[in-house]
Small-subunit ribosomal RNA from Ignavibacteriae bacterium HGW-Ignavibacteriae-3, 1546 nucleotides, folded computationally. The sequence was found in a public genome assembly. The coordinates come from a structure-prediction model, not an experiment, and the mean pLDDT is 84.
RNA sequence: ACAACGGAGAGUUUGAUCCUGGCUCAGGACGAACGCUGGCGGCGUGCCUAACACAUGCAAGUCUACGAGAAUGAGGUAGCAAUAUCUCUAGUAAAGUGGCGCAAGGGUGAGUAAUAUGUAAGUAAUUUGCCCAUGGGAUCGGAAUAACGUCGAGAAAUCGGCGCUAAUACUGAAUAAUGCAGCGGCAUCACAUGGUGAUGUUGUUAAAGUUGCAGCAAUGUAACGCCUAUGGAUAAGCUUGCAGCUGAUUAGCUAGUUGGUAGUGUAACGGACUACCAAGGCAACGAUCAGUAGCUGGUCUGAGAGGAUGAUCAGCCACACUGGAACUGAGACACGGUCCAGACUCCUACGGGAGGCAGCAGUGAGGAAUAUUGGGCAAUGGACGAAAGUCUGACCCAGCAACGCCGCGUGGAGGAUGAAUGCCGUAAGGUUGUAAACUCCUUUUGAGAGGGACGAACAACCAUAUUUCGUAAGGGAUAUGGUCUGACUGUACCUUUAGAAGAAGCCCCGGCUAACUACGUGCCAGCAGCCGCGGUAAUACGUAGGGGGCAAGCGUUGUCCGGAUUUACUGGGUGUAAAGGGCGCGUAGGCGGAUUUGUAAGUCAGAGGUGAAAGCCCGCAGCUUAACUGCGGAACUGCCUUUGAUACUGCAUAUCUUGAAUUCGGAAGAGAGAAGCGGAAUUCCAGGUGUAGUAGUGAAAUACGUAGAUAUCUGGAAGAACACCAGAGGCGAAGGCGGCUUCUUGGUCCGUAAUUGACGCUGAGGCGCGAAAGCGUGGGGAGCAAACAGGAUUAGAUACCCUGGUAGUCCACGCUGUAAACGAUGAAUACUAGGUGUUGGAUGCAUUAGUAUCCAGUGCCGCAGCUAACGCAUUAAGUAUUCCACCUGGGGAGUACGAUCGCAAGGUUGAAACUCAAAGGAAUUGACGGGGGCCCGCACAAGCAGUGGAGCAUGUGGUUUAAUUCGAUGCAACGCGAAGAACCUUACCUAGGCUUGAAAGGCAAGUGACAGGGUGUGAAAGCACCUCUCCAGCAAUGGCACUUGUACAGGUGCUGCAUGGCUGUCGUCAGCUCGUGCCGUGAGGUGUUGGGUUAAGUCUCGCAACGAGCGCAACCCCUACCAUUAGUUGCCAUCAGGUUAUGCUGGGCACUCUAAUGGGACUGCCUACGCAAGUAGUGAGGAAGGUGGGGAUGACGUCAAGUCAGCAUGGCCCUUACGUCUAGGGCUACACACGUGCUACAAUGGGUGCUACAAUGGGUUGCCAAGCCGCAAGGUGGAGCCAAUCCCUAAAAGGCAUCCUCAGUUCGGAUUGGAGUCUGCAACUCGACUCCAUGAAGCUGGAAUUGCUAGUAAUCGCUGAUCAGCACGCAGCGGUGAAUACGUUCCCGGGCCUUGUACACACCGCCCGUCAAGCCAUGGAAGCCGGGGGUACCCAAAGCCAGUGACCUAACCGCAAGGAAGGAGCUGUCUAAGGUAAAACCGGUGACUGGGGCUAAGUCGUAACAAGGUAGCCGUACCGGAAGGUGCGGCUGGAUCACCUCCUUU
Repeated sequence: ACAACGGAGAGUUUGAUCCUGGCUCAGGACGAACGCUGGCGGCGUGCCUAACACAUGCAAGUCUACGAGAAUGAGGUAGCAAUAUCUCUAGUAAAGUGGCGCAAGGGUGAGUAAUAUGUAAGUAAUUUGCCCAUGGGAUCGGAAUAACGUCGAGAAAUCGGCGCUAAUACUGAAUAAUGCAGCGGCAUCACAUGGUGAUGUUGUUAAAGUUGCAGCAAUGUAACGCCUAUGGAUAAGCUUGCAGCUGAUUAGCUAGUUGGUAGUGUAACGGACUACCAAGGCAACGAUCAGUAGCUGGUCUGAGAGGAUGAUCAGCCACACUGGAACUGAGACACGGUCCAGACUCCUACGGGAGGCAGCAGUGAGGAAUAUUGGGCAAUGGACGAAAGUCUGACCCAGCAACGCCGCGUGGAGGAUGAAUGCCGUAAGGUUGUAAACUCCUUUUGAGAGGGACGAACAACCAUAUUUCGUAAGGGAUAUGGUCUGACUGUACCUUUAGAAGAAGCCCCGGCUAACUACGUGCCAGCAGCCGCGGUAAUACGUAGGGGGCAAGCGUUGUCCGGAUUUACUGGGUGUAAAGGGCGCGUAGGCGGAUUUGUAAGUCAGAGGUGAAAGCCCGCAGCUUAACUGCGGAACUGCCUUUGAUACUGCAUAUCUUGAAUUCGGAAGAGAGAAGCGGAAUUCCAGGUGUAGUAGUGAAAUACGUAGAUAUCUGGAAGAACACCAGAGGCGAAGGCGGCUUCUUGGUCCGUAAUUGACGCUGAGGCGCGAAAGCGUGGGGAGCAAACAGGAUUAGAUACCCUGGUAGUCCACGCUGUAAACGAUGAAUACUAGGUGUUGGAUGCAUUAGUAUCCAGUGCCGCAGCUAACGCAUUAAGUAUUCCACCUGGGGAGUACGAUCGCAAGGUUGAAACUCAAAGGAAUUGACGGGGGCCCGCACAAGCAGUGGAGCAUGUGGUUUAAUUCGAUGCAACGCGAAGAACCUUACCUAGGCUUGAAAGGCAAGUGACAGGGUGUGAAAGCACCUCUCCAGCAAUGGCACUUGUACAGGUGCUGCAUGGCUGUCGUCAGCUCGUGCCGUGAGGUGUUGGGUUAAGUCUCGCAACGAGCGCAACCCCUACCAUUAGUUGCCAUCAGGUUAUGCUGGGCACUCUAAUGGGACUGCCUACGCAAGUAGUGAGGAAGGUGGGGAUGACGUCAAGUCAGCAUGGCCCUUACGUCUAGGGCUACACACGUGCUACAAUGGGUGCUACAAUGGGUUGCCAAGCCGCAAGGUGGAGCCAAUCCCUAAAAGGCAUCCUCAGUUCGGAUUGGAGUCUGCAACUCGACUCCAUGAAGCUGGAAUUGCUAGUAAUCGCUGAUCAGCACGCAGCGGUGAAUACGUUCCCGGGCCUUGUACACACCGCCCGUCAAGCCAUGGAAGCCGGGGGUACCCAAAGCCAGUGACCUAACCGCAAGGAAGGAGCUGUCUAAGGUAAAACCGGUGACUGGGGCUAAGUCGUAACAAGGUAGCCGUACCGGAAGGUGCGGCUGGAUCACCUCCUUU
């Protein structure tokens, strides 16, 4: 300097992660609508639906061409008046002939997918009124006709007869060219037919006047017209290229169809039309058909590319009630014209007529929804006119609507006692909040008053000047000045008066997404865009306070684009997420090796034309600003023409050899087809031997067998398949291919030189091949084996297992055409580290084995790179190119319909409605597995003793009850809370009472007592009454007590799923984590895994880990040994004393013991093994040996485990009761079931007698001795003891002796009767104990199940807590005192590693299908109804054209007759509407019927996920209530173990 101004994400699949993938949100827009609300102005916009029907008014007229010609009013004359008449109004109005206009303007978008539109061209194939320029002309005649008059028809609309009249109406003749036509030659141009120009000649074609002025007139002149020709401008017609919707479940369409010749027709080309001739034309680059649709400039959105859209404004087209047709005209097949047909509406005298708002208003209808029956031609524009002017629902304005955009306002400044109110609150306060009040100020806007524009310039007229025509008069043109014209409108704007005065709402506040609290509600009511809220503490519902956002609006709904790279051109993918065709051959098409030359189609550059205006963008300007508008620029990325460039692509040309192919020489092979042959096995048949079983299974049975099976031997028959070799080895395109030999045949590899010369790659359609199953016909049939039958298993078993067994499996020929047809990986080419096996060939070196290199295959490992990860990795899923196929959320569904193929079964192609917010891939951590490995535990095993059977005790369930209070419920509730329910406890029931309360403290008021004593009543509590009755201080008042009132107390009422605390459990299991580092996109991993070892994550070695924490262990307590210290209440060896006897006494502290402190044990030592850690050894020593024994101690966490009734506590609930007091009752019930215990069943025992040895503990409301009484419980008694002193206190089993002798007993003691004792206010419900009597079940316990590994089990007694009393329970204590453990296969529980998973509420998981119920959409269906389109035929209006025209006719010719010319009428072709017929297509409906989807708690099973309990899945066939089962073939997307092979490491 040129050129840019521009791109954001989030939520939701999971326990978590990454990815794929859909759904949803934030943005912008709108001709909008709805809800709530609403002050003003400017500029815009306003039937998107029924192209539905329309009342009423208006929207197209005008004119100095022509003839005729009012009314009304005023005035005059005549008349008394009525009236008559004249002038002006006025040559006006209205009507008519004629000219121009009516084809513009305005509306709408039905039709139309191309006769349309856009863009760029062509017209040498054309026309063009009015307008402009130029040349020339305008002569002489004629006949009618409307109006009008008159007669007539009709309800009307309207029409007919006769008669008169004019023209710029009509018409004859003249003249005429450069016009037109014919015939000539010439010039020039060109694009094929041809065009243009000048020229010769012959023929042919025109016209209209009116007005002004002058003039008596003739006439002249001017203006406006008229005719002809040429050119222009404008407008239009026709033609062509390119461009822009969907569907192939529409694949073939077409007879005027395509072309030619000759005509017709048109302004013009043309099958546009006619006749004849030919047989073409279009189509996969999408014809035809169907659906939808006006197109464009533009508009919205988007970074852009795109996508969507086509209101307003502008260009084009089409249409005008529906369909058809022409006439007139410069222009129409005509919105406010004509004719016909149809539908509809209206009038009617029933004969016949009239009408077309998709013009502006307006009405009805439809609809969620869209305005006034307004003013004005003042401006702009249009028609006519010379003009004045008239007309103009075009237009300009106004009205209605927040419908949109833009602007303004609803006040500003100060103001803390931080007022009041509201809300919250931990009661301190916070917030509302400078907000208000209050003070000062301003006045936009609105209201009142006053002033007051721009838009107005023209035209016309008047005046002046210039110029021009004209003899003149006068006219035209130009310029200047003046007069005149405003719907909006007294509007915009300005001034002024008073006064903060009249003016704020809507939505939201769980996350996305800015903004939080309270109350109410209680899966209700409701919310919700997605995720999702709501089941009693809801920031999510409703309300309130507070807050956030926007603001005269705010939300909601709908639609479009965006975000969405989620159709991917920019800019995606296909191993496992959706997605590679089963495989090949090959057509079209796409793409294509090296070199040369040419060309210039693509491509690139310059120039020209076009790309309407408006809009968008930039700049400037005008309205106070903005919106809006004006001016200028840029842009319009496009198309066309032209001039160049030639690298690349294309085309053409000439070559090349490297791609490809061929020839030659070798090689390997289950490649294919056909024929023949072989042995082993199986079954069958015959015969022999032989006898009772065989077969089969988890175990059995069915079955076979004494009619002789199985077994065995001999012989024979048949069919099917080919052991070993054999290998992830070979071959083939895939499917697939395996005994041997022969024949025929395809492909591949290696080597070698030659040949051809790009011949190549891919491949939509097409053609062929294509496992198994299946189908047809005919064979064959040994074995196997769907279906089927039987037997088992089972709750059932249409299965798994067994015995049989038919299709089928085999062959030939034909069909089918699908598989997990898989490497889940299309084909081809090139490039990009390696290593190691193996197959075929060649070469080199060695030649024994071998080894190295090259080519072609086939495996594994691995780098870079890629991948979401897993993984792939020269055989790519890497890096690139080309071509094909396929995908776009899950389900519905590979279904329906249609088409097509098939004999059928079915295959191929292949939707939608509806429904969900996911479905899915890979990987992670757990959990789980009827997966694996290792290890531990009284887990099993080995043992001992039990429980389960009996009776009783106790707890629970159930039942009962007025109540049987409540809780605990697998392990981990059930002799549990409860270490002790007669009352109390007590929470339950019944009954009777109290209400500030049984207890506490506060305030206020009152009283001066209260308590105590007594009486009555009562079951008691209570109530009532009597008696007695305060203190300090002068007082106020205080203390105390009572009464009343008030806030409040009280609740064992609810919620353990709101909680604290405490506890149980896994489990005294060995685990659980962290920091830093490293690995991984990440969740996470590593550490903590591995080799050993341990009771132990104990220790050790190794290691991308290094350290650390909570746990383990140790530290603590008891116990076992020793020492020291101390020595009473303990002890007594020695000394002394005493006693019948005793540590009784003196004395002593040695011992025992007591209770304090220490020691001791650590694999320390030895041997063996081991790297070490450590392990083993009846090792040594030692009281004790490998943690010596026992206890306390319980990691991170799990179970919403237990407890609101221990306590505490949030919330809720009750308040003369769910509180509290009292009496009685209940918790103790009893057909039954379960748990835990006690006592037993006896002789290892029971009874009786005698006799011995403990420890822990307790004791003053207590333990209680001796003695005495009682058979005993106990009574009496009272010594001693606050305890190493006294007492409880007898220990028992044991020992000795004796009786019982195997029995329901001298076992066992329940139950019951009687009599008592003790505690206590009280033993009836309902205590314990004693004595006498009674003497039940029970003779060792089914299935099942518990504890215990040593001072343990078992057995024996003792003590304590609770407690007035009550213990078979519980907590402790000691005495006696075993058996067994090979071992880890199995059961249970646990730990570690690994594996699979569709589980994560985590296997008590997840989940499939039938059936039943409700709802929804949809397919089929006898039919029924409707629609648009086409075909064939019938009938055929109006109309053009053609023919005819005997009837009719003014203009011209003709004296006439007549002619020329024209018309009515008739006929024909075409043809709308209508009718008939048969098909096809589309839609609606339809008894019944099919499946599908959805819906907290329905039924049946259990198919799948773990080896899912028979591995699963795919194709196919058969079968079955259902999931499904079975057969055949295939796949791994199967776990586990073993083997083989390969790889890696040492």

The source organism's lineage runs through Bacteria, Pseudomonadati and Ignavibacteriota.